The RNA shown here (transfer RNA) has 72 nucleotides and comes from a bacterium.
It matches the Rfam family "tRNA". It is annotated as a transfer RNA.

Formats: sequence, structure tokens, C1' cells
RNA sequence: UGGGACGUAGCCAAGCGGCAAGGCAGGAGACUUUGGAUCUCCCAUACCCAGGUUCGAAUCCUGGCGUCCCAG
Repeated sequence: UGGGACGUAGCCAAGCGGCAAGGCAGGAGACUUUGGAUCUCCCAUACCCAGGUUCGAAUCCUGGCGUCCCAG
């Protein structure tokens, strides 16, 4: 420099145009002599940024930023 992939909560991660699952972590409670385990409930303003398309965008398009891979 060219090409490609990816960016979703503290971490992992689903989603593929109709308004964002799940797990871990965290908080409360039940149980337990205590702890742990187990069970129940709760949990946050989470879609990298800016535009565009659309009635509607995490999702499609453009540009930018960042990470990784390949080639030179």
C1' cells in the first nucleotide's frame, strides 16, 4: 500500500429489516451451624462513530475509527 473478516453490557455471545436472547460475573432472598453448592428473583442508559435508504436499521449502503488475517 492492496484485499478480506470482525466491532452487541464488566467478559463471552445469539441476532440476518419489525425495536436486542442466553451464559459468566454482580445484587437480593430461600435453604444451610457457616461457607460452598442448589433454587428463585433482580440486574445496567449494551448494538464503535457519522451520514444515507426505509413507515421502521444492530441488521442494507457510504465514509471514518479500531482489532485481526492474507499478499507485497